[in-house]
Molecule: Bacterial RNase P class A
Organism: Acidobacteriota bacterium
RNA sequence: CUCGUGAGAUGGGCAGCCGCGCAUCGGAGUGGCAACAUUCCGGUGGGAGGAAAGUCCGGUCUCCAUAGGGCAACAUGCCGGCUAACGGCCGGGGGGGCUCGCUCAAAGCGGGUUUUACGGAAAGUGCCACAGAAAAUAUACCGCCUGCGGCAACGUAGGUAAGGGCGAAAAGGUGCGGUAAGAGCGCACCGCGGCCGCGGCAACGCGCGCUGGCAGGGCAAACCCCAUGUGGAGCAAGACCAAAUAGGGGAGCAGGAGCGGCCCGCUCCGUUACGACUUCCGGGUAGGUUGCACGAGCCUGCGAGUAAUCGCAGGCCUAGAGGAAUGGCUGCCGUCGCGGCGUGCACAACGCCGUGGCACAGAAACCGGCUUAUAGUCGACCGGGGUCC
Numbered sequence: 001c002u003c004g005u006g007a008g009a010u011g012g013g014c015a016g017c018c019g020c021g022c023a024u025c026g027g028a029g030u031g032g033c034a035a036c037a038u039u040c041c042g043g044u045g046g047g048a049g050g051a052a053a054g055u056c057c058g059g060u061c062u063c064c065a066u067a068g069g070g071c072a073a074c075a076u077g078c079c080g081g082c083u084a085a086c087g088g089c090c091g092g093g094g095g096g097g098c099u100c101g102c103u104c105a106a107a108g109c110g111g112g113u114u115u116u117a118c119g120g121a122a123a124g125u126g127c128c129a130c131a132g133a134a135a136a137u138a139u140a141c142c143g144c145c146u147g148c149g150g151c152a153a154c155g156u157a158g159g160u161a162a163g164g165g166c167g168a169a170a171a172g173g174u175g176c177g178g179u180a181a182g183a184g185c186g187c188a189c190c191g192c193g194g195c196c197g198c199g200g201c202a203a204c205g206c207g208c209g210c211u212g213g214c215a216g217g218g219c220a221a222a223c224c225c226c227a228u229g230u231g232g233a234g235c236a237a238g239a240c241c242a243a244a245u246a247g248g249g250g251a252g253c254a255g256g257a258g259c260g261g262c263c264c265g266c267u268c269c270g271u272u273a274c275g276a277c278u279u280c281c282g283g284g285u286a287g288g289u290u291g292c293a294c295g296a297g298c299c300u301g302c303g304a305g306u307a308a309u310c311g312c313a314g315g316c317c318u319a320g321a322g323g324a325a326u327g328g329c330u331g332c333c334g335u336c337g338c339g340g341c342g343u344g345c346a347c348a349a350c351g352c353c354g355u356g357g358c359a360c361a362g363a364a365a366c367c368g369g370c371u372u373a374u375a376g377u378c379g380a381c382c383g384g385g386g387u388c389c
Stems, first nucleotide, its partner, number of pairs: 001385004008378003012333007020047001022045010049360001053371002056369005061234004073230005078092005093118001094116009119225002124223002126219003141164002143160007172190006191214001192212004196207004238290004248281005253275001255269005297316008334358010
């Protein structure tokens, strides 16, 4: 210099015209018993995101349920902190991977970076493909050693986990002693368990401190055990206003209704209470309003803290409807690709013209996280390649 993965930030700009929906103001109407809604004209104001997505986790809010205890089910699981809360975030510890340094090298030690569901496998049960003699009460295939038989090859009875072989994994490792050959059989160092001391809030770390020859491999993202937590449903939650019809309750009352207006007449219902009729009240349905946008809010500055985060001061108000508006066209600019022309040694670079593109995606009560998607651009880390010193 160039290419690339992942992670982070950003997520086109300006102007004009035409629309969409929300709020509000003014004017004129309409529907409805009401509550309230709505049409037209004119004005004003603001109108998607970093993920609005998946609906995975935690909350706010609301209603229902709820003596106390237990079981089941589900979730979480090193330590400390942050937070309204969390399975989230921050910091730390332990383990793993990569890399660098010390070192002749290995082991080891130290640094950087990255990753980690990381309680318990000395409670029980279960599983461990293939290969292998054996995969967990250890085991004897080859080999080694001893006895016996045999001239020998070899056979046979034992011993042996040091060597070979199998495997992802084989019952601590290295060395010396020991032995028939071997073996923690003994010893030294390393490793491991327990105790003690020191450091740390803790996880844990350190220790030529003491002690045990060594507990019997792995898997708990197998059952399980231990600890902790969890009542259910969700804004179609819920709250308020409130027709018709049919029920319910109270009061009045002897009449009421029909036969086109009145009288007579006729018919039907009722006539002392399970009562026609009149009227009032109440619950609920349709319908309407609300919940519903000032909030764990946003921006800036200062301060505390390694950080997550918190505190203080100043400023700001920022979509809300209902199956759902937030858009379209044009011009200019920006940016990326392709083609042509010009300058140019040039396929570099620059300029001009033409043409095509500019992602993922779309609020529905709200908030904090997680996960997933994302063109182009930006700066940084890391990796590959090239060039120069």